[in-house]
Context: one part of a larger RNA
Molecule: small-subunit ribosomal RNA, 3' major domain
Organism: uncultured bacterium
RNA sequence: UGACGGGGGCCCGCACAAGCGGUGGAGCAUGUGGUUUAAUUCGAAGCAACGCGCAGAACCUUACCAACCUUUGACAUGUCCAGUAUGGGCUCCAGAGAUGGGGUUCUUCAGUUCGGCUGGCUGGAACACAGGUGCUGCAUGGCUGUCGUCAGCUCGUGUCGUGAGAUGUUGGGUUAAGUCCCGCAACGAGCGCAACCCUCGCCCUUAGUUGCCAUCAUUUAGUUGGGCACUCUAAGGGGACUGCCGGUGAUAAGCCGCGAGGAAGGUGGGGAUGACGUCAAGUCCCCAUGGCCCUUACAGGUUGGGCUACACACGUGCUACAAUGGCGGUGACAAUGGGCAGCGAAGGGGCGACCUGGAGCUAAUCCCAAAAAGCCGUCUCAGUUCGGAUUGCACUCUGCAACUCGAGUGCAUGAAGGUGGAAUCGCUAGUAAUCGUGGAUCAGAACGCCACGGUGAAUACGUUCCCGGGCCU
Numbered sequence: 001u002g003a004c005g006g007g008g009g010c011c012c013g014c015a016c017a018a019g020c021g022g023u024g025g026a027g028c029a030u031g032u033g034g035u036u037u038a039a040u041u042c043g044a045a046g047c048a049a050c051g052c053g054c055a056g057a058a059c060c061u062u063a064c065c066a067a068c069c070u071u072u073g074a075c076a077u078g079u080c081c082a083g084u085a086u087g088g089g090c091u092c093c094a095g096a097g098a099u100g101g102g103g104u105u106c107u108u109c110a111g112u113u114c115g116g117c118u119g120g121c122u123g124g125a126a127c128a129c130a131g132g133u134g135c136u137g138c139a140u141g142g143c144u145g146u147c148g149u150c151a152g153c154u155c156g157u158g159u160c161g162u163g164a165g166a167u168g169u170u171g172g173g174u175u176a177a178g179u180c181c182c183g184c185a186a187c188g189a190g191c192g193c194a195a196c197c198c199u200c201g202c203c204c205u206u207a208g209u210u211g212c213c214a215u216c217a218u219u220u221a222g223u224u225g226g227g228c229a230c231u232c233u234a235a236g237g238g239g240a241c242u243g244c245c246g247g248u249g250a251u252a253a254g255c256c257g258c259g260a261g262g263a264a265g266g267u268g269g270g271g272a273u274g275a276c277g278u279c280a281a282g283u284c285c286c287c288a289u290g291g292c293c294c295u296u297a298c299a300g301g302u303u304g305g306g307c308u309a310c311a312c313a314c315g316u317g318c319u320a321c322a323a324u325g326g327c328g329g330u331g332a333c334a335a336u337g338g339g340c341a342g343c344g345a346a347g348g349g350g351c352g353a354c355c356u357g358g359a360g361c362u363a364a365u366c367c368c369a370a371a372a373a374g375c376c377g378u379c380u381c382a383g384u385u386c387g388g389a390u391u392g393c394a395c396u397c398u399g400c401a402a403c404u405c406g407a408g409u410g411c412a413u414g415a416a417g418g419u420g421g422a423a424u425c426g427c428u429a430g431u432a433a434u435c436g437u438g439g440a441u442c443a444g445a446a447c448g449c450c451a452c453g454g455u456g457a458a459u460a461c462g463u464u465c466c467c468g469g470g471c472c473u
Base pairs, nucleotide, nucleotide: 007473008472009471010470011469012468013467015463016462019427020426021425022424023423026319027318028317029316030315031314032313033312034310035309042053043052064305065304066303067302068301069300070299073129077128078127079125080124081123082122083121084120087106088105089104090103091102092101093100094099109119110118111117131294132293134292135291136290140288141287142283143282144281145279147277152191153190154189155188156187157186158167159166160165171182172181173180197271198270199269200268202238203237204236205235206234207233208232211228212227213226216225217224241265244259245257246256247255248254321420325379326378327377328376329375330374337368338367339366342361343360347356348355349354386417391412392411393410394409395408396407397406433455434454435453436452437451438450439449
C1' cells in the first nucleotide's frame, strides 16, 4: 500500500423478510459422473462444468474402433519425361466399398513463329514438400466467461514524507452513480457513470399500394367504382427539462406533495453498451500461431460398427398425480416470423399420420394458418372417463438406406404416480404464473434454444439475521 477479521460505522442488491410458483418423491426426455466396451472421439469441473461447445451423431457429420486399401499423397507451389486439350453420359466384370480392369458414345480450348512451341489438362519419376481435430491455453494472438452495469480505476503539475507512499479520490449533505453541491494543499485531466444510438408509449407532417372504408353507389365478400378522413405502414419532426406551484433544506445540491398541466413525471419501460483489473479462469477441436512430436503413418480413402451401451449417482427440463379438472360440442379474438431444389390453397380419397391435386405466390397481394387458454354440456372423487410409461399388431413420411439407431398415425395394452424428507431455485408488473404461435439448425429427426403475442396476480412491515458488493476506519 493492499487483502483479510465469527472488529466498528454508513449504504446497496429478489440478499433476507413478505408473497406466488417450482425443484428435491414418480414416469419420460436430455447432459454429466461411474461402469461396461474393439470403440463407447474430445473438451467443459463450485458460483462462472453438467438441454454446455452440439442452431439438430441412421450414412455423411466423425475427430473413436475393426477390417480392407493408398503413399509427393484428398489439397498447394516448384523441376523433368510422356501423352494429348479436355470433360461428361451409358454400360460390363471382380469387390463390402474404396479401388482395379474393359466396352461404347457425345464433345474437343486459346495464342501460334505451324515446331506439342507456350498456357492448360492427364499420366509417370525423383525430391523439396504436403498433411496431422497429435502435445503444450502454464509459450501465445484472437475471442469469451466472471466479479459487475458494481462505481469505481488512474494520470499531469503542485504540496507533504529520508523513503515505500500520501494528498487529489478524504470530510458535511445528496444521488441509481467518484451524480451533484459546499468545504478543503490542492488545481486540473483521462478511462468508466450519465447523455448521444435502437425500440415501445402520445401528437404532427409527408406518402396511399398489396393496406384502410366515414360518406355515395355496388357485392356472397372492401368484391368493384370512388376516396386517403380513420386504421396501418415508414420516413422526418415535436414532446419531459424538477420546466411551473407549495413545503423542506445551508439562501446550495437535492428531497417531499392522490399539487397542477400532460399520452407519459422525476433514469417513463425495455435493449445495445461491460472502466483499471481478478481468476497462470476457458478455448492449440472455430481460426491464427512459437516450440515439441509423427512422416508407408499420429497422414489419406472406404465399408461396417461406435459416439444411442446400463446394477447405479447427480444436474436441467417435460408430463402428471386431477373437478380452478378430464372428455365431447361450439366457434370468437393475436402478434412475431418463414416460403422457389420452397410455401403449397380449393376439390377428392383415407378413422388417422398422410396421399392425390395443383390454383396462387420471389409475397402488406398467395400460402404456411388451425391460435390456445375462452363458452356450453357431461363425468362426481374412484388409481377413476385421472395419468400416460411400457409392450404387441398394422401403417405413414423423409431418405441410396430407418436392424443396431428416426419422427409420426390407428387399434389394443394401461406401469409408476394420491402434491413429494433434509435441503434448494426463480420472480417486484404487463413481472410471476398460465396459454398457444413462429423461427434458426434441418432430407428427416426438440420436452432444448431464440423470439412472438393472449389471459394476468400476490407481496415488500422492515434491514436484526444469511449471501454478495461499495465507502470510511